A computed fold for a 167-nucleotide RNA from a Verrucomicrobiota bacterium, annotated as c-di-AMP riboswitch aptamer (ydaO/yuaA leader). It was read from a public genome assembly, where an Rfam model found it. Its Rfam family is "c-di-AMP riboswitch aptamer (ydaO/yuaA leader)". Its family is annotated with regulation of gene expression and cyclic-di-AMP binding in the Gene Ontology. The prediction has a mean pLDDT of 79. Of the family's consensus pairs, 96% are formed in the model.
Order: sequence, then structure tokens, then C1' cells
RNA sequence: ACAGAUCAGUCGCCGAGGUCGCGCUUCCUUCCUGAAUCGCGACACGGGGGAACCAAACUCCUUCGCGUGGGCGAAGGACGGGGCUAACCGGGGCGGGUAACCGUUCCCGGGAAUCACUUCCAAGAUUCAGCCCGACAGCUAACCUCGCAGGCAUGUGGAAGGGCGAU
Repeated sequence: ACAGAUCAGUCGCCGAGGUCGCGCUUCCUUCCUGAAUCGCGACACGGGGGAACCAAACUCCUUCGCGUGGGCGAAGGACGGGGCUAACCGGGGCGGGUAACCGUUCCCGGGAAUCACUUCCAAGAUUCAGCCCGACAGCUAACCUCGCAGGCAUGUGGAAGGGCGAU
């Protein structure tokens, strides 16, 4: 150095949110150095905008009028559209409304995310929030542009595999 065997050894988590370099400041230190915050840059990672082709292309309710029918017109009312994120879809109940619809710490079904190195199986638990654009964006090559935070302790079982360590 390589290969194999054994070990009830060990591997923090969600998230794109990490690594490296430079600089200022602060802390520690005799010095070297190290650590933290902030700023800049590069790489990695993540998001948005953006052709062709393809896809899509103004709806619903009430009242009135016209009409053989399909329907048409007028007035009033209702509903925008989109992005990040797993954080959605459908139905019912209750309340408001003539209705379309709106609200709801209510219920049911389907679906989704996490559970600690990775994958699979089983069981159970928790979650389905929050934020943004501002009338506007489908996909989308070139191109343009933005983010690189924040929060935590999930120590169930089985199987296979990986890194590190020890013998």
C1' cells in the first nucleotide's frame, strides 16, 4: 500500500440555502493562528422571466325583451390571473345571498411531506402552513434575472448496501 473478516462501534435533522477566496470589525492569544458577524467575488445548488413547434383561446346567475326551435340582445350581480413551497383535490354540514357565489378553529374521502448515512418493507406519530407579484407571465433554445435564508432534536422495528474507525 492492497484485499478480506469481525464489531449491538460510529454517521445530527427539515430546507436550494453549501464550499472556497478577499476585505472591515469584534473576541482569544506573547506571537503565529483560530472563531464570529457583515460586505464583495467565484464555483456548486435552487427559482423566475423568455422563441419556434405544440397547447390554449371570456365564464356563470337573476330579471326583462325578441324568437317556431336552437338561441340572441339589454340591465344588474358574481368570479380575476400567476409564483415560491409537500402544504393540494373532491364532497357534505352550518351561516350570508333569489341565484351565481362568499365565509367557516365543523365532518368525510382521495392525495401529498417528514420521521436522523442511503434504499426498500411494516407499524405508528406529526403536518397539509406561510409568503409574494399586482391586471400580468402556458411550454420554451439562445438570452436575461433572482435566492443562497430560517427553523429545530423525529434517539420505532426488520432487510440490503455505503463512508469512517478499531481489531